[in-house]
Molecule: small-subunit ribosomal RNA
Organism: uncultured bacterium
C1' cells in the first nucleotide's frame, strides 16, 4: 500500500466482501516447561457454613478462675488485701476507612479551570491559656416476674475519662461606640474601650508519711497550620422533532426558618415572570474520568485489570448517633422473600473472602499467614485485619525455553504420483559421532528482615533528683506464609515433549483416488451434473506453533457522513416559484478598543499509563528511577495586519427622481368577425355518414347538399418568429379603465440603506371537491358496432360528469434547462428582440460601435463520458435547499392540512450482491438508406393424391443391432444384410483365448497332416504321413528358436462419454469479408486503416481521408471445355496414288484432316464512339472461334453451430474380464394399423403398340468381357474366336425419322396384386436374390391446404456407362443426344452485404420482461380485545420518623424552700404538617397477544394474457 465483486468487453457512481490490530472471551482439536499478568461481560437472581472491625482493666463497678500474702479453722473452707487469666456490662476511640458492585443517574454526576469575603475539620503538628469546687443517677450484679423464643417488666445496690451545677475566660461568641487596610453587593481582616455570654477527667510511672513535686497519656478553650470535605460557577462530553412547546415553588422580591455554609432548601405574604429551535419539556440507553483499542493524522469505539471521582448495600421510605452517614457486615417503618415458631410472635439481608444453588457459550480454593506493606485500638507489649502478602486452579492474555546438534545415498524399506524412463517425502530415516536446556533422581541453599522486644554498655534531655521518663548509640539473643521456593551442583541418558489451520480467485501452497447438482463447502465472487487443484480421504507442499482454527466484538482499510477529506444536468441529491423574519455573509478611507487572533511569560494538566535513556530479575515479559510528554484551562503583559465593536467620512454596490420606447405581464368592462351544432322556411331526392373493411348510426315523417333567417356557447385562423412578456405556473382577436415589472438616455439626491434565507406568508397547469350558474364543440364513466382467440382497448356510432362563468376548496406534475439564488472574474465568432451613439447621408436602409433579453456554433477550462463552455456545467467567494446500494416505499405508524379524494413529515422488520450512470462492439428490430441471390416475380417441369420402390417415426417383436433428427437426419452412414456381413436375438460350445509381446517351466515322434467315431455346426476326438531354422557337431547328440502343452503378465471389447480429443466433415457460404504492424484519436472498451464520393461479381479498381502499409480472403496461378499452330502417326484417320470386295481404310502407300497425346498460341476494356472528372470504370462498335471473370471444375478466409462422427481409424478416461471377448447353427435386421421424406411408373393421343431406319459420349473387361454360330417364344443355354484392349469385347443407344394400328375408353391406357411355368447366381433363394414367358389384371382420368427445383446447352425428355457386387439398381456417381420458355422489376417473402438509428437484448427477439391467480415459507401492518411495563392528574388513607402546638400523666441533678411543695426544664401521650408502601378513579406512552384482515418479500421448470425494452407492433412516460 490495498484486492475480490454489477459489463460481452470498458470508464464511472456505488453497495457488499477480504487481507490488519485488538480482547475479561467463548467454541473446536491439540497440549512439554517456566515467569509476569488476568479470570461471573449473563439473574444489582437466591443464599447453607466459616470467616472479612474491632480494640483499650494504664478510664470504671463486678462476676468467675487460678496463684501469692495475712486473718480464721484440724481440714474442707471462709474472710481481707495484692497478681494474673476470662466474660459481659458502663466509657473511650474506631465502626463514615479499608473491601464490593455499577443497579440508578443525562445530573455540576464526572472531566477541568475558578470561585467560598456564604462553610465544616475528630485524630495529626505549632503557637497561646488552664483544667477549681461541687451534686444526683445508671447498667453490670441481686431478687420476683412474663416470654416457647426473641426478648422483657418491677424492686433493690454500685462505679467512671459516664451525666449534671458552680466558678473561672488569654483568645472566642453576642451587643454599643471608635481608629485603620482590602474589596467592593450585602461585606472581610486588624485594632481601641465598654457589656453580657460561654470550658474541663482524669489514668499510669517516679519521689515522697503527708500534702505536693515531677515524667508522661489523656481533657477544656483560643489562634494558625496540615488532611479531607460540603456548596457555587464558566466550558466540555450520548441518541430520537414521528417528543414543540414546557413551567405554580413555577420566575422574581421582602420577611423568616432551617443549615457548618448560600440558596425559594422550606414557609407566609407581593408581584407575573422563568425556560425553548444555539433544542426546553417529553422518551431511549449510560456511571464519568487517567486512560483502552484502533488509525499516518484528524477521528472512532470502548471505561474490564490499576488509579481518582461519583452511586448504591433485598425494594421503598425515615431520621437517630456522630467532627464526619441519612451510615455494606447500624436503628425504625412498609413491601416481597426465605427461615424459626408452643401460632402467641420472632430472626436474616455475601453488589466484603472463599464457598453453593440458578442464569449462561462463559469465569477460580469454602487453601496459607500477618513474615512484609498498610489500616483500627492501646502508654506498650499487642489483639485485630478473606485490606493485604502468598499458594491453588485455568494456555484467559503477555512473555521466554525445550521437544536436540554435527556428519550420513545419484538416495533403503514404506507411502504417494508416474508419460513407467522414473519423481517425491528426502540426510529425512537407518547408522556414527556429539551435547546436555527443561523435565526425572540426589546434594546444597538464598534474598525479601527492618523494626519491635528483652538482656547489657555509653552518650544526652526533663527534673529538686544519682528515681522515673523520653531521645541516640554499640553488643548479645529473638521474628519468613511462600519454603527447602528461588538459585547452584552432581548423576543418567537423545532418552519424558508436535500440534492445528490451509492449499480455486482474492492469498503462500497440488496431485491421486472417491463421489456425480448426491454427499457436502462457502468470507465475498462461487464450486459440485463422471477425469471437481473448491466436496471427502490420501500423499505432498505452504503458513503459524504449545499452540492453531473458528465464533462474537472494535476500529481500520471506508475520501461509505468527506473539519483534515465528498458530492447534487443524465449515477443518489436544487426546495414548483416569489416575498420576506430568525440567523449567516458582507464595499473605500481615517482614528479608538482589544472580544477573537497572534507572542512572551506564568500557574495547573495528580499518580499511573505512551514515548526516551539508564537501571533490576541470566533476557524478555515484568519492575525501578530520572526526563520528555499530557496539543487543554486560567492569570499576567505584550502586538494591532486581518475578523469583530465604535466614531467621523466617501460613491463604485443598492435606492430615489426626470425623459423615452418595447410588451399574449395581471384584473376589470365591453365588443367583432369566421366555423360547429341547434331550430324554421325556402330549392331538392336517395341516399348520407364512417372504415383497412364494415357495420352501429341518420335518412321518403325528406336526410346529406344549397341558399335566405334565428339561437347559442365556446375558441380567437391569416399576422406568428427559431419573436415578446412573466418569479414559477403561466399569458395570443379588437376596444377602454386600472394595475405590476424590465429596459433604454441624461443629470441629480440618498450614503452600504446589501446578499441569502431555516421557521412563516403569498402564488401555484391538469384533474379532482362544495355552492350556483352555463353548456355550441370536444369528452373519461358508459351503450352500441366492428376487430379479436377473447378485446372491460386501440378504429367507428352515440354519450353524462367535465371543459366555460362566479365564489370557496385542493397545493400536486417529467412543475424539466431533470442545472437554487448572488457577486466578481476568463478568447471569440454569427442570428434575433427591446434601446441608445457615432460616421457618411436628403434619409441609417446598406457600416462602426455600447448597454439589456434570447438562440446557435466554438477557445482555454471542466466533465467517468455525453455534454457544458460570458445565459458555465470553467475560476472564486457567500446563503440556502438537498444526497449517503437496491428492493420493502414515498409504504406502515403517528403528527400537522384537508369536506372528500388525498397531501405533507416519514421508518422498520425482512431480503438481494447488486441496482445504476454514460460510453464501445455486437446482435436484433413489425427503424431508415444503399445492394446482392432462381428470393419473389416473370416462366418450365415437378412434388402434396394414386400404385410400388427406398430411408425414417411409431408399433410390434426373443432380436427387429447402432448412429444421424429444421434448413445443414429421413434412396443418409449402407459404392449391394439370403449365409457371411452382423455390431441384434435364441440356443449350442471356448476359455492363455479367433490375433500381438514377454517370462517361467514341461514333453519329443514335436510342428504339419489330420482318418474314423459323436454332433445341426463350432467344438471334441485322435489314426495314418510327418518336417524346418540357428549354433554346436561323431550322432536331431546337445542347446536356443519357430510349433506345443501347462502357469503367469495380459489380449479382447462395434461396451460408455463426439459434452474429455485428434483426425475428417457438414452448415451460414463463392458470402466478401476478416485481421495484422506502426502512426494517430479516445482515461478505457474501442476507434481510425475497412467510413465518404464513384465502381465492381468482389475490401475490384479509382479519388478522397491521420493516416501508411501489410497478412488471411476476393481474382490470377491449376484442370477440363471452345479457337489456331507446332509436334506425334498405331490399334486412330483416309484428302490423294495403288490393290481389292456385293460392300466397307478391307490391304499397300500416306500423316494433309478428323482424332490422339504432348507442347505452345490466342482476350488485354488491347482498339475506336460516347458517359464519367482526363480516374476507375460503364455502354455501344469493330475485329475475333471466343469477348469484358468466354463456360465447368478443383479451390471454402477469421469464425459460428459444445454441428456430426469413440460404429472408418486413432486416441484420454471409465466399465468388462469363463464374460460386454471368441467360436457356431438357426433367426433377426426384409416384422405392419399407420404417419411423413425421397424416388420410380402412371393416369395417356406432343400417347401406346408393331415393323422399319439413322445418330452419340464416357467408361468397363483375365477366378474377365465374351463375338461369330446353334438351341430355347424368353430369361437363358451350348459354343468359344478374338482382347490385358485408340486393334477384341460389353454394344442395342433411346427419344428421333418412316410406316402402320389403336379413337378417348378405365381402354390395346396404367400396370400393381395374384396364379401357373421356368431361366441365373449360389454350399443353399422358406423366412428373404434378380430375370423370363403364360394369365391376372388393382389404384390412377393430373392432384386439398401447402410446396420443390431450375436463368442455356441450363430446365425438360432420352438413352449409355460404372463403382459396389457371386447373384441383386427404380439409389448413387457419370456419360453423350434431343433441346425451350421467361426475367416488367426489387413493393412483398426467404436469406446475405454495407452505412446509420433505437435498444432495459449479450448462451445475443426462439431476447428480454410486467401483472393477477394457485402453492410453500418468513417477517411485518390494521383489528373486536385480553395482558403487562412505565409514568401523569385528583381523590381516600396514612406507617416510621423529623419539626410545630400541646403536654392536666410521668419526671434525679438546677432553682426557690426546713420540709411539704412548687419552678424551670424533660419524657410519654395527644393533634397538626410533610409524608412511603397501598387504595380508588381517570388519562398518557411503550410493550406482547388476538379470530380475522392487508399488501409486502422469498421460493430451477404451475395458470392467464403481452403491459415495458427495437416506431416492442395504439411512442413512451410523470
Nucleotide at each position: 500500500a490495498g484486492a475480490g465483486u454489477u459489463u460481452g468487453a470498458u470508464c464511472c457512481u456505488g453497495g457488499c466482501u477480504c487481507a490488519g490490530a485488538a480482547c475479561g472471551a467463548a467454541c473446536g482439536c491439540u497440549g512439554g516447561c517456566g515467569g509476569c499478568g488476568u479470570g461471573c461481560c449473563u439473574a444489582a437472581c437466591a443464599c447453607a457454613u466459616g470467616c472479612a472491625a474491632g480494640u483499650c482493666g494504664a478510664g470504671c463497678g463486678g462476676a468467675u478462675c487460678g496463684c501469692c500474702u495475712g486473718g480464721g479453722g484440724c481440714a474442707a473452707c471462709u474472710c481481707a488485701g495484692g497478681c494474673g487469666g476470662u466474660c459481659a456490662g458502663c466509657g473511650g476511640c474506631g465502626g463514615a476507612c479499608g473491601g464490593g458492585u455499577g443497579a440508578g443517574u443525562a445530573a455540576c454526576a464526572c472531566g477541568u479551570g475558578g470561585g467560598u469575603a456564604a462553610c465544616c475539620c475528630a485524630c495529626c503538628u505549632g503557637g497561646g491559656g488552664g483544667a477549681c469546687c461541687g451534686g444526683g443517677a445508671u447498667a453490670a450484679c441481686g431478687g420476683c416476674u412474663c416470654g416457647a423464643a426473641a426478648g422483657g417488666g418491677c424492686c433493690g445496690c454500685u462505679a467512671a475519662u459516664a451525666c449534671c451545677g458552680g466558678a473561672u475566660a488569654c483568645g472566642c461568641u453576642c451587643c454599643c461606640c471608635g481608629g485603620g487596610a482590602c474589596a467592593c453587593a450585602a461585606g472581610u481582616c486588624c485594632u481601641g474601650g465598654g457589656g453580657a455570654g460561654g470550658a474541663a477527667a482524669g489514668g499510669c510511672g517516679g519521689c515522697g508519711c503527708a500534702a505536693g513535686c515531677u515524667g508522661u497519656c489523656a481533657c477544656u478553650c483560643c489562634c494558625a497550620g496540615a488532611c479531607g470535605g460540603g456548596c457555587c460557577c464558566g466550558c466540555g462530553g450520548c441518541c430520537c422533532a414521528u417528543u414543540a412547546g414546557c413551567u405554580a415553588g413555577u420566575u422574581g422580591g421582602c420577611g423568616g426558618g432551617g443549615u457548618a455554609a448560600c440558596g425559594g432548601c422550606c414557609c407566609a405574604c407581593c408581584a407575573a415572570g422563568g425556560c425553548a429551535a444555539u433544542g426546553a419539556u417529553g422518551g431511549g440507553u449510560a456511571g464519568c474520568c487517567g486512560g483502552u483499542c484502533u488509525g499516518a493524522g484528524a477521528g472512532g469505539a470502548u471505561g474490564g485489570c490499576c488509579g481518582g471521582c461519583c452511586a448504591c448495600a433485598c425494594g421503598g421510605g425515615g431520621a437517630c448517633u456522630g467532627a464526619g452517614a441519612c451510615a455494606c457486615g447500624g436503628c425504625c417503618c412498609u413491601g416481597a422473600c426465605u427461615c424459626c415458631u408452643a401460632c402467641g410472635g420472632g430472626a436474616g439481608g455475601c453488589a466484603g473472602c472463599a464457598g453453593u444453588g440458578g442464569g449462561g457459550a462463559a469465569u477460580c480454593u469454602u487453601c496459607c499467614g500477618c513474615a512484609a506493606u498498610g489500616g483500627g485500638c492501646g502508654a506498650a507489649a499487642g489483639c485485630c485485619u478473606g485490606a493485604c502478602g502468598g499458594a491453588g486452579c485455568a494456555a484467559c492474555g503477555c512473555c521466554g525455553c525445550g521437544u536436540g546438534g554435527g556428519g550420513g545415498a545419484c538416495g533403503a524399506a514404506g507411502g504417494c504420483c508416474u508419460u513407467c524412463g522414473g519423481g517425491u517425502c528426502g540426510u529425512a530415516a537407518a547408522c556414527c559421532c556429539c551435547u546436555g536446556u527443561c523435565a526425572u533422581g540426589g546434594g546444597g541453599a538464598a534474598a525479601g528482615a527492618a523494626g519491635g522486644g528483652u538482656c547489657u554498655c555509653g552518650g544526652g534531655g526533663u527534673g529538686a533528683a544519682c528515681a522515673g521518663c523520653c531521645c541516640c548509640g554499640g553488643g548479645a539473643c529473638u521474628u519468613g506464609a511462600c519454603g527447602g521456593u528461588a538459585c547452584c551442583c552432581c548423576a543418567a541418558g537423545a532418552g519424558g515433549a508436535a500440534g492445528c489451520c490451509a492449499c480455486g480467485g482474492c492469498c503462500a501452497a497440488c496431485u491421486c483416488c472417491g463421489u456425480g447438482c448426491c454427499a457436502g463447502c462457502a468470507g465475498c465472487c462461487g464450486c459440485g451434473g463422471u477425469a471437481a487443484u473448491a466436496c471427502g480421504g490420501a500423499g505432498g507442499u505452504g503458513g503459524c506453533a504449545a499452540g492453531c482454527g473458528u465464533u462474537g466484538u472494535u476500529c481500520g482499510g471506508a475520501a461509505u457522513u468527506a473539519c483534515u477529506g465528498g458530492g447534487c444536468g443524465u449515477a443518489a441529491a436544487g426546495g414548483g416559484c416569489g416575498c420576506g423574519u430568525a440567523g449567516g455573509c458582507g464595499g473605500g478611507g481615517a482614528g479608538g478598543c482589544a472580544a477573537g487572533u497572534c507572542g512572551g511569560g506564568u500557574g495547573u494538566g495528580a499518580a499511573a499509563u505512551c514515548c526516551c535513556u539508564c537501571g533490576g530479575c541470566u533476557c524478555a515479559a515484568c519492575c525501578g528511577a530520572g526526563g520528555a510528554a499530557c496539543u487543554g484551562c486560567g492569570c499576567c503583559c505584550g502586538a494591532a495586519a486581518c475578523u469583530g465593536c465604535u466614531u467621523c467620512u466617501c460613491u463604485u454596490g443598492a435606492g430615489u427622481c426626470c425623459c423615452g420606447g418595447a410588451g399574449a405581464g395581471g384584473a376589470a368592462g365591453g365588443u367583432g368577425g369566421a366555423a360547429u351544432u341547434c331550430c324554421c322556411g325556402g330549392u331538392g331526392u336517395a341516399g348520407c355518414g364512417g372504415u383497412g373493411a364494415a357495420a352501429u348510426g341518420u335518412g321518403u315523417a325528406g336526410a346529406g347538399a344549397u341558399c335566405g333567417g334565428g339561437a347559442g356557447g365556446a375558441a380567437c385562423a391569416c399576422c406568428g418568429g427559431u419573436g415578446g412578456c412573466g418569479a414559477a405556473g403561466g399569458c395570443g382577436g379588437c376596444c377602454u379603465u386600472c394595475u405590476g415589472g424590465a429596459c433604454g438616455g441624461u443629470g441629480a439626491c440618498u450614503g452600504a440603506c446589501g446578499c441569502u434565507g431555516a421557521g412563516g406568508c403569498g402564488c401555484g397547469a391538469a384533474a379532482g371537491c362544495g355552492u350556483g350558474g352555463g353548456g355550441a364543440g370536444c369528452a373519461a364513466a358508459c351503450g352500441g358496432g366492428a376487430u379479436u382467440a377473447g378485446a372491460u382497448a386501440c378504429c367507428c356510432c352515440g354519450g353524462u360528469a367535465g371543459u366555460c362563468c362566479a365564489c370557496g376548496c385542493u397545493g400536486u406534475a417529467a412543475a424539466c434547462g431533470a442545472u437554487g439564488g448572488g457577486u466578481g472574474c476568463u478568447a471569440g465568432g454569427u442570428g434575433u428582440g427591446g434601446g441608445g451613439g457615432g460616421u457618411a447621408u436628403c434619409g441609417a436602409c446598406c457600416c462602426c460601435c455600447c448597454c439589456c433579453g434570447u438562440g446557435c456554433c466554438g477557445a482555454a477550462g471542466c466533465u467517468a463520458a455525453c455534454g457544458c463552455a460570458u445565459u458555465a456545467a470553467g475560476c472564486a467567494c457567500c446563503c440556502c435547499g438537498c444526497c449517503u446500494g437496491g428492493g420493502g416505499a414515498g409504504u406502515a405508524c403517528g403528527g400537522c392540512c384537508g369536506c372528500a379524494a388525498g397531501g405533507u413529515u416519514g421508518a422498520a422488520a425482512c431480503u438481494c450482491a447488486a441496482a445504476g450512470g454514460a460510453a464501445u462492439u455486437g446482435a436484433c428490430g413489425g427503424g431508415g438508406g444503399c445492394c446482392c441471390g432462381c428470393a419473389c416475380a416473370a416462366g418450365c417441369g415437378g412434388u402434396g393424391g394414386a400404385g410400388c420402390a427406398u430411408g425414417u417415426g411409431g408399433u410390434u417383436u426373443a432380436a427387429u443391432u447402432c448412429g444421424a433428427c429444421g434448413c445443414a437426419a429421413c434412396g443418409c452412414g449402407a459404392a449391394g444384410a439370403a449365409c457371411c456381413u452382423u455390431a441384434c436375438c435364441u440356443g449350442g460350445g471356448c476359455u492363455u483365448g479367433a490375433c500381438a509381446u514377454g517370462u517361467c517351466g514341461g514333453a519329443a515322434g514335436u510342428a504339419c497332416u489330420g482318418a474314423a467315431c459323436c454332433g445341426a455346426a463350432a467344438g471334441g476326438g485322435g489314426a495314418u504321413g510327418g518336417a524346418c531354422u540357428c549354433g554346436u557337431a561323431a550322432a536331431a547328440u546337445c542347446g536356443a528358436g519357430a510349433a506345443c502343452c501347462g502357469a503367469c503378465a495380459c489380449a479382447g471389447g462395434u461396451g460408455g462419454u463426439g459434452c474429455a480429443u485428434g483426425g475428417c466433415u457438414g452448415u451460414c457460404g463463392u458470402c466478401a469479408g476478416c485481421u495484422c504492424g506502426u502512426g494517430c484519436c479516445g482515461u478505457g472498451a474501442g476507434g481510425u486503416g475497412u467510413u465518404g464520393g464513384g465502381u465492381u461479381a468482389a475490401g475490384u479498381c479509382c479519388c478522397g481521408c491521420a493516416a501508411c502499409g501489410a497478412g488471411c480472403g476476393c481474382a490470377a496461378c491449376c484442370c477440363c471445355u471452345a479457337c489456331c499452330c507446332c509436334a506425334u502417326g498405331u490399334u486412330g484417320c483416309u484428302a490423294c496414288c495403288g490393290g481389292g470386295u456385293a460392300a466397307u481404310g478391307c490391304c499397300g502407300g500416306g500423316c494433309a484432316c478428323u482424332c490422339u497425346u504432348g507442347g505452345g498460341g490466342a482476350a488485354c476494356u488491347g482498339c475506336c464512339g460516347g458517359c464519367g472528372g482526363u480516374a476507375a470504370g460503364c455502354u455501344g462498335g469493330a475485329g475475333g472461334a471466343a469477348g469484358g471473370u468466354g463456360g465447368g471444375g478443383a479451390c471454402g478466409a477469421c469464425g459460428u453451430c459444445a454441428a456430426g462422427u469413440c460404429a472408418u481409424c486413432a486416441u484420454g478416461c471409465c466399465c468388462u474380464g469363463u464374460a460386454u471377448g471368441c467360436c457356431c447353427a438357426g433367426g433377426g435386421c426384409c416384422a405392419c394399423a399407420c404417419a411423413c421424406g425421397u424416388g420410380c411408373u402412371a393416369c395417356a393421343a406432343u400417347g401406346g403398340c408393331c415393323g422399319g431406319u439413322a445418330c452419340a459420349a464416357a467408361g468397363c473387361g483375365c477366378u474377365g468381357c465374351g463375338a461369330a454360330c446353334c438351341c430355347g417364344c424368353g430369361a437363358g443355354g451350348g459354343g468359344g474366336a478374338g482382347c490385358c484392349a485408340a486393334u477384341c469385347g460389353c454394344a442395342a443407344a433411346a427419344a428421333g425419322c418412316c410406316g402402320g394400328u389403336c379413337u378417348c375408353a378405365g381402354u390395346u391406357c396404367a400396370g400393381a396384386u395374384c396364379g401357373g411355368a421356368g431361366g441365373c447366381u449360389g454350399c443353399a433363394a422358406c423366412u428373404c436374390g434378380c430375370c423370363u414367358c403364360c394369365g391376372u389384371g388393382a389404384a390412377g382420368g393430373c392432384g386439398g391446404a401447402a410446396u420443390c427445383g431450375c436463368u442455356a446447352g441450363u430446365a425438360a425428355g432420352c438413352g449409355c456407362g460404372g463403382a459396389u457386387c457371386a447373384g441383386c439398381a427404380g439409389g448413387c456417381c457419370g456419360c453423350g443426344c434431343u433441346g425451350a420458355a421467361u426475367a416488367c422489376g426489387u413493393u412483398c417473402c426467404c436469406g446475405g452485404g454495407c452505412c446509420u438509428u433505437g435498444u432495459a437484448c449479450a448462451c445475443a427477439c426462439c431476447g428480454c420482461c410486467c401483472g393477477u391467480c394457485a402453492c410453500a415459507c418468513c417477517a411485518c401492518g390494521a383489528a373486536a380485545g385480553c395482558c403487562g411495563g412505565u409514568u401523569g392528574u385528583a381523590c381516600c388513607a396514612g406507617a416510621a420518623g423529623u419539626c410545630g402546638c400541646u403536654g392536666a400523666g410521668c419526671u434525679a441533678a438546677c432553682c426557690c424552700g426546713c420540709a411539704a411543695g412548687g419552678g424551670a426544664g424533660g419524657c410519654a401521650g395527644g393533634c397538626g404538617c410533610c409524608g412511603a408502601a397501598g387504595g380508588u378513579a381517570u388519562g398518557g406512552u411503550c410493550g406482547g397477544u388476538g379470530a380475522u384482515u392487508g399488501g409486502g418479500g422469498u421460493g430451477a421448470a404451475g395458470u392467464c394474457g403481452u403491459a415495458a425494452c427495437a416506431a416492442g407492433g395504439u411512442a413512451a412516460c410523470c